Model confidence (mean pLDDT): 78 of 100. Predicted 3D model of a 179-nucleotide RNA (Lysine riboswitch aptamer) from Neobacillus dielmonensis.
């Protein structure tokens, strides 16, 4: 100094945020399938139990050898293309489906709700996965952007210095309050 409220609309931060395709690396010479042998009764159907189905001495399961040999999820870049800036990630409760069927608890999806994170990177320690990747959760560093308060500038701008959180910031509209 109108440093008020409520509603809208447009934007901004950048290694910005997700999703598609492409690619490429590991998964892995892993499952698995075929042939041998060995061994001798149990095995498959997401864990356990129970049932039910299928399979099995014409040899299950397992283990040696040989031969052929993947994927799904995750992730990297390396470009495109879309959505958008609580983008979007997550945690905790609920609600529904899904794998033969019941019981337990657990996995995927998808919808509700509440709490947290401004962003981006980095380091320990946990969890997670095949994983030194990557993500999560806690605790700290650096780096930015935004608003405050102080310092410096006559002033804006600028610089530092502490703080705070996106229900935030900056502009612009419309009510209404106040003058």
């Nucleotide at each position: 100094a109108g440093u008020g409220a409520a509603g809208g609309u447009a934007g901004a931060g950048g290694u910005g945020c997700g999703a598609a395709c492409u690619u490429c690396a590991a998964u892995a010479g892993u499952a698995a399938a075929a042939g041998u042998c060995c061994c001798g009764a149990g095995a498959a159907g997401g864990a356990u139990g129970a049932g039910c189905u299928u399979c099995g001495a014409g040899g299950a399961a397992g283990g040696g050898c040989u031969u052929u040999g993947a994927a799904a999820g995750g992730g990297g870049a390396u470009g495109u293309u879309c959505g958008c800036c609580g983008a979007a990630g997550u945690a905790g409760a609920g609600a529904a489906a899904g794998a033969c069927u019941c019981a337990u608890g657990g996995c995927u999806u998808u919808c509700u709700u509440u709490g947290c994170u401004g962003g981006u990177u980095u380091u320990g320690c946990a969890u997670u996965u095949a994983a030194g990747a990557g993500a999560u959760g806690c605790a700290g560093g650096a780096c930015u952007g935004u608003c405050a308060a102080g310092a410096c500038c006559a002033a804006c701008c600028g610089u530092c210095u502490u703080g705070g959180a996106g229900a935030g910031c900056u502009a612009u509209c419309u009510u209404u309050c106040a003058u």